Small-subunit ribosomal RNA from Candidatus Peregrinibacteria bacterium RIFOXYA2_FULL_41_18, 1462 nucleotides, folded computationally. Rfam family: Bacterial small subunit ribosomal RNA. Its family is annotated with structural constituent of ribosome and ribosome in the Gene Ontology. Lineage of the source: Bacteria > Bacteria candidate phyla > Candidatus Peregrinibacteriota.

[in-house]
RNA sequence: UAUAUGGAGAGUUUGAUCAUGGCUCAGGAUUAACGCUGGCGGCGUGUAUAAUACAUGCAAGUCGUACGGUAGUAGCAAUACUACAGUGGCAAACGGGUGAGGAACGCGUUGGAACCUGCCUCGCACUCAGGGAUAGCUCGUCGAAAGACGAAUUAAUACCGGAUGGUCCCGCAAGGGUAAAGCUUUUGCGGUGCGAGAGGGGCCUGCGUAGUAUCAGCUAGUUGGUAAGGUAAUGGCUUACCAAGGCUAUGACGCUUAGCUGGUCUGAGAGGACGACCAGCCACAAUGGGACUGAGACACGGCCCAUACUCCUACGGGAGGCAGCAGUAGAGAAUAUUUCGCAAUGGGGGAAACCCUGACGAAGCAACGCCGCGUGAUCGAUGAAGGCCUUCGGGUCGUAAAGAUCUUUUCUGGGGGACUAAUUCUGAAUGUACCCUAGGAAUAAGCACCGGCUAACUCUGUGCCAGCAGCCGCGGUAAUACAGAGGGUGCUAGCGUUAUCCGGAAUUAUUGGGCGUAAAGCGUCCACAGGCGGUGAACUAAGUCGGAUGUAAAAUCCAAUGGCUUAACCAUUGAAUCGUAUCUGAUACUGGUUCGCUAGAGAUUUGUAGGGGCACGUAGAAUUCUGUGUGUAGGGGUAAAAUCCGUAGAUACACAGAGGAAUACCAAAAGCGAAGGCAGCGUGCUGGGCAAAUUCUGACGCUCAAGGACGACAGCGUGGGGAGCAAACGGGAUUAGAUACCCCGGUAGUCCACGCCGUAAACGAUGGAUACUUGGUGUUGGCUCAUCGACCGAGUCAGUGCCGUCGCUAACGCAUUAAGUAUCCCGCCUGGGAAGUACGGUCGCAAGAUUAAAACUCAAAUGAAUAGACGGGGACCCACACAAGCGGUGGAGCAUGUGGUUUAAUUCGAUGGUAAACGAGGAACCCUACCAGGGUUUGACAUCUCGGGAAUCCUGCAGAAAUGCGGGAGUGCCGUAAGGAACCCGAUGACAGGUGCUGCAUGGUUGUCGUCAGCUCGUGCCUUGAGGUGUUCGGUUAAGUCCGUAAACGAGCGCAACCCUUGUCUUUAGUUGCAUUUUCUAAAGAAACUGCCCUGACUUAGUUAGGGAGGAAGGUAAGGAUGACGUCAAAUCAGCAUGGCCCUUAUACUCUGGGUCACACACGUGCUACAAUGGUCGGUACAAUGGGAAGCCAAGCGGUAACGCGGAGCCAAUCCCUAAAAACCGAUCUCAGUUCAGAUUGAGGGCUGCAACUCGCCCUCAUGAAGUUGGAAUCGCUAGUAACCGCGCAUCAGACAUGGUGCGGUGAAUAUGUUCCUGGGUCUUGUACUCACCGCCCGUCACAUUCUGAAAGAUGAGAGUGCCCAAAGGCCCCUUUCGGGGGGACUAAGGCAAAAUCAUUGAUUGGAAUGAAGUCGUAACAAGGUAUCCGUAGGAGAACCUGCGGAUGGAAUACCUCCUUU
Repeated sequence: UAUAUGGAGAGUUUGAUCAUGGCUCAGGAUUAACGCUGGCGGCGUGUAUAAUACAUGCAAGUCGUACGGUAGUAGCAAUACUACAGUGGCAAACGGGUGAGGAACGCGUUGGAACCUGCCUCGCACUCAGGGAUAGCUCGUCGAAAGACGAAUUAAUACCGGAUGGUCCCGCAAGGGUAAAGCUUUUGCGGUGCGAGAGGGGCCUGCGUAGUAUCAGCUAGUUGGUAAGGUAAUGGCUUACCAAGGCUAUGACGCUUAGCUGGUCUGAGAGGACGACCAGCCACAAUGGGACUGAGACACGGCCCAUACUCCUACGGGAGGCAGCAGUAGAGAAUAUUUCGCAAUGGGGGAAACCCUGACGAAGCAACGCCGCGUGAUCGAUGAAGGCCUUCGGGUCGUAAAGAUCUUUUCUGGGGGACUAAUUCUGAAUGUACCCUAGGAAUAAGCACCGGCUAACUCUGUGCCAGCAGCCGCGGUAAUACAGAGGGUGCUAGCGUUAUCCGGAAUUAUUGGGCGUAAAGCGUCCACAGGCGGUGAACUAAGUCGGAUGUAAAAUCCAAUGGCUUAACCAUUGAAUCGUAUCUGAUACUGGUUCGCUAGAGAUUUGUAGGGGCACGUAGAAUUCUGUGUGUAGGGGUAAAAUCCGUAGAUACACAGAGGAAUACCAAAAGCGAAGGCAGCGUGCUGGGCAAAUUCUGACGCUCAAGGACGACAGCGUGGGGAGCAAACGGGAUUAGAUACCCCGGUAGUCCACGCCGUAAACGAUGGAUACUUGGUGUUGGCUCAUCGACCGAGUCAGUGCCGUCGCUAACGCAUUAAGUAUCCCGCCUGGGAAGUACGGUCGCAAGAUUAAAACUCAAAUGAAUAGACGGGGACCCACACAAGCGGUGGAGCAUGUGGUUUAAUUCGAUGGUAAACGAGGAACCCUACCAGGGUUUGACAUCUCGGGAAUCCUGCAGAAAUGCGGGAGUGCCGUAAGGAACCCGAUGACAGGUGCUGCAUGGUUGUCGUCAGCUCGUGCCUUGAGGUGUUCGGUUAAGUCCGUAAACGAGCGCAACCCUUGUCUUUAGUUGCAUUUUCUAAAGAAACUGCCCUGACUUAGUUAGGGAGGAAGGUAAGGAUGACGUCAAAUCAGCAUGGCCCUUAUACUCUGGGUCACACACGUGCUACAAUGGUCGGUACAAUGGGAAGCCAAGCGGUAACGCGGAGCCAAUCCCUAAAAACCGAUCUCAGUUCAGAUUGAGGGCUGCAACUCGCCCUCAUGAAGUUGGAAUCGCUAGUAACCGCGCAUCAGACAUGGUGCGGUGAAUAUGUUCCUGGGUCUUGUACUCACCGCCCGUCACAUUCUGAAAGAUGAGAGUGCCCAAAGGCCCCUUUCGGGGGGACUAAGGCAAAAUCAUUGAUUGGAAUGAAGUCGUAACAAGGUAUCCGUAGGAGAACCUGCGGAUGGAAUACCUCCUUU
C1' cells in the first nucleotide's frame, strides 16, 4: 500500500482412562402438513398427489374508410345513422397453462456460415387497361340433428390472364422470365417490385451439464465418398452406387432417474442439496400419426385419420377435449372466489371513434410466510382473601389484585376526504388510505418445557402398572423423568410436533483423514497403457503469470441514496458477476524440439560366499517285514488298566535278505531365494547376488490399473509306489454321557510322474523406489590400511540380530533393516451384526475360488494401557492349616435346640462358614406376642376441656374370672375463703394404643474376614490420562517390626507400648488372721533394655539367629481388655429409638382356659455310659472364686432319706452356704450285659407355690432298656495347656442347668517340618471377569415375531426383433368431364411369434435377526482344565473332534545365544 470481516461444541462404549468409531442433540431453511390457541394492518405466497375425469360461464377477435346486401330509425326523397349473416383483409404461431417426455446441441456459455423474416423504419421505382366467376339473398330437395345438395342471380382491396419495368431472378454472354388495388375527401389510408436496417427465427460448433461396470463391447444409413432428390438453408436429411469404415475403460452400448438455467437454502470457505413464486430457453396440449393454410405452426380454445373415454340420437348418424380463469368430482397429510374492472400497464383489429382482452389491475378466502403494532400506563403493603408449600416459625403467587390517578395505538359512533393521467376524457379498487372529532380500560394471550445435554422444582396420585422417551434412560411405595396441581423458564399472535435439506460431520478429508496391534498393504514378482522423473545450454511459448478488448440478459446478492409514519416491500445508482473468446507481453518453473554431460541405470574385466533351481547317480544309521538260529513265558501299553501279540514259541539276542521314506551329529543369532520355500554325498546343466578396478553406453529410470508367471499344506484326475505315520473306520478305557482327549489296530493320504486347484495367522499382521537424519555392540561375505608375517587392530561396501538418542505414536512400541524427515507411483479402509453371505458374472472335473450387495437389527462393536478380582499360573511367607500327638463327635440312652409334620394354636425372629443349650442369665399362672371363649370402646397409659366427688377402707349378691349391681365407714392439705394442688368417678372430642408391615427407608448395637498387617494422606517426582511412586527391592520380624538401598521426603489410622490381672522385691498401713523377720489385704514404688559375654550369617554401619552369665522373670514373661480402611443391601423395626404405610366397637385393652412341652422322622450341641487306670463299702487329707436380710442358716432333735422342728450367729477376712472331689490307705467284685450302665415303669413320700392334670424339682423302695468303644466323615488342643476332678455364681417362689459363666485340684504327649488340604498376606503373570469365576459365554433343539434368498409356476410392465395387415397423409405413376377417380411404395394403430429384461406373487423350503427367567451339553476367555487360532479335508445331536501344513495374537519351566548393568 492492497485485500480480507471469516471457523465454539455437547451426550453416549469403561470400575475408571486415553484413543478409534458410530449414533444423537443444540443452528438455519421450507410452495409445507398436524395439534392447541388466535386482536389488527402491510407485503408476498397458495394441487408438490391423478399430464386423472370434467357440469356451467367466460378466456380472440376486429375492420361498413375493401364488398354486394338485409333489417331498423330519421327524412317526401336523394341520403344519413345504427345493427347484422356472408365475401374479403389482418390477427388467431402472441399472450395464458403445465413439466408428461427427454441424458439430448435439450439447456448454459463461446464462436460460426449455407439461410428466412408479416407488421415497423429508411431509400429507389411503380400503381396502366381489362375479364370471367362465387358466397350471400331467393326458390326447391334431403336429414331427428349436425348439416348437405340443386337451380337462378350479384359485388369487391376475392380470383384470372395482358401490358410495362428494374440496382430483381436465370444465364459467360446474347437473351429470356417476373408485379400491383383500391377506399376515402380527410392533417389521408393503402397496393406492387427492389435495396438496406431493426427486431425475430432456423442451422452448425468447442467446452460444461446425473447414477450404475453385478451394463464391455456397440453400429448397415451404420462411417466416408460420388451423383441426384429435398429444404428458406448446410448436412445420410433421403435415394442409388462405391469403399469398410465409425464409437469405446478419458466408459461406447444398455438400464435407472431427471425439464435446463439465472438463481434459492445452507456453509467461514471449498463444497453440499434444491430448481416453488419472478425471469430466459426447451418440450407438451386426452393418446398416437399426419399434413393444410400462412412471413411464421406440423398449430392448447384449427383440420384429417386411428385409439380409449364421455355425451346426443328418431339408431340412420353426429358432437367433445379446462396442463387458460373461476368451479366440480376424485386422489391426498394438504393448497383459495363459478368476485369486480378494462380506470392503469400491455396486446389484437380499426383511419378513427371504438370493440375485444379470466393477460393485467384489484378485491375475497387461508397466521401459509416475512414485517410492524396492540392487549394499557403511573402509584398502590393490612404484604388482603384464596391457592400451593411448610422445619408450623413462616414462605410464595405478589405491586400482582383491590383501590387511586392518567392515556386512547386499537375499537365503536360522527364528519371531511385524496394520489394513482407529467398531457384531453375516463377511477374497478373506493367513500379506501389519510385527516378531524366524541366515547370508554374499554374489544384483544397463548403454547411448549422444567433428570443431564438445556434456561427452569416442589407437593399429591400411581407402584416395571398406567405411561414417558431426540440420545443417555425414567416407572418394582418416599418418581424434580409418568399423571395432576402450585411455582418457574423460554418464545409470543403464535407455540409445539412431524417431514425434508445443509450445517455441526476433519463421519469421503482439494482445502482437510487414515492403513504394525483399532476398519484398512494385493501371497510374491514381471510388465503394456497411465502417473512421476538426474544434469548444462539453445529455441519455443502449450501449461503458468501480466495487460487490453468483447461478452457474462433483467431480476436476485452486496454498497450508497431515496419512497411508503417504521419495517417487510419498492425504486434509482454503483459495485460485482471468480467463467469464456480474441489480441498482446514475460520465460523462473513444468511441457515440447535440438545439442551436450555422468553422479541414476546398464554393460566390461578379475575374484568370491551360498541347504538358490533342475536332472541323474550313490551312501550309512534307523523302523517294519521275511528266512534261519539261540531261547522261554511272557510281551506290549497306561495315571491305572484293558483291547492287542505270545506255548501254532512272541518279546529279547544273533546272522542274512527285501522294501520304502527321511537324511542324526555338523547346526547357528548363520546362509541362499521375489515370495512359497531350500539340508547326507557326488556329477552335469543353470539363475541371481556381492566386492575391487579401469573402460564403454549416455537417463536407457521408478512405480504400475487391466494382463501374465510363480505360489506351503490339504484336496481333485490318470498311472505307479506303499516302510513308517495316519483323517475316516473298528475295538479297549475314562465318563452321568464321551460320536473326544489316552491305548490297540487301521484305509484314503503322505512318496514318484504328468495335469488341475490358487488358498493360509501366505505375518515383520509393516507395498515398492530414492535421499537425508546421534550412536553402541554381536555376526555373515568381500576388499583396503597397518605389520617381515599369522593373530590382534583401524577403515570401508553389502547383508543379518540386539540395545538405545532425536523424532514419531492413543499407548504398546518403532528407532539408518523407521512406525523419523521428505518426494513419486500402486493397492486398500469409512460403526457392529446380517456377510465375505444372497443374486448375477468369470474361472474350476469337483471341492470351491474371485468379484460382491440389500432388507432387517443394535447403540454400541473395537485398540492400548490402569486399578482390582480371579486362575485346576508362578515365587515367597504365615496360622492347631496339615503333619506328629492327646481326647472327642458320628453308633446307644437321655437332655436340649432346629427342620419337618401335626394342630384351634403349636407366637415371632436367627438359616453355609458368620443359625441350631442362639434372642431366652431360667414358658405350671404371669411373662405371652399365639388359639378358643367371655367382656370394654377417649380406652390399661399421657395431655387438654367440662361436671361431680377427698383419697381411702370394710363388705353382700351374680359370675370361670374380668366385670356388673349394692351396703357401710370416711370428709383430709393450702387458702387473701374466690378457689387451688394431688387423687377418684363420669361426659365430650382432639387423641391414646398397636410385639401390625418394611432391617431393601434408618439411628444405635452386633457378627465375620481378623488381632490378619494392612489401609491411607500432604508435598514432590513420573504418565496425555486413569493412575503410579512413597507402600517396590535386599535382609529381618509376631508385625508396613526395624535396617540398607531407592524420586522420594514426611505424616495419619492400624502393629507395638501406655491400662487391668498373675509372677519377684522394697516401703507404708491394717484387723476380722493363734502367730513370726512372715502369710494375707490395701496403697505407693523398683525390676527386663538383647543391657553384658561368646559364636554364626550377611553388607561398612548395623540387623538378626543360637548359646551363656546374672536374675523371681530372657528375648512380646503369661493371660485379658483393646478390633484400622473396609466387605457381606450380613443380623436386629420383637431390647430401645425412628421415617413412611396400615388398624381405630379393633390389628387396641381385659379375663378364664389352652398352647409355645405335640411326634412316623432328619440334623446340630451336650450329659451319662459301655467298665478293673474300674464299681461298691469303710477310713483319711488338701482348695480357690463367690453368695447371703421377704436372705444364708449353725449346733441339737425327728425321719432310711428328701425334709421337718429348732433357733445360735451374721448387713459378714469375724457367722452361714461349706461336705471339696478326684487323690491316698484298706476291703470286696474277677471279665459277665456283670456288684458295669443306668433309661423306662410301679408304689410311697418331701418341697416351692392361689394352683404341680396337660407341665416342676427332690427322696425312698422296687423295676433294670439300649449299650461290650462306634461306617463314611469330622471337631478341639502346643503348658500349668489338653485330659480328668469337684466347688461357686447369675437368672430364680420353685425348676426341667447335663446349659452359661467363674474358681481352684491332679496334670501329660507331640511338633526344631511346610510336599499336600483349608484360610490369609506380599510380589509377579494371563484374562473376553468388574454384580468381579456362584464371573463371562458358544451352538443345536422348542416357541413367537420380523426380514430375506431359492422354487413348479402365475400375473403384469416397458423397450426391442421378425412376419401379417394397414387409416389419414404427402410423394410417384396412370386417368379425367379438371370436380375427381384408380394404383404403388412408405407409415400410426392393430394382429401373430419367439426370446430377453424388470416388477409383483407362489405350495414348499434355506438362512438371518430379535424376544426377564424353556431343553441339551460346556466349545471359548486363566495353561479355561486336550493352549488357541488360520487354511483345507473327513466325521459328529450341538457347541465341536481328528488328520496335514502354518502363526503366536500361548502360560509355565529348563537350556542355548545375544544385549544391558555391576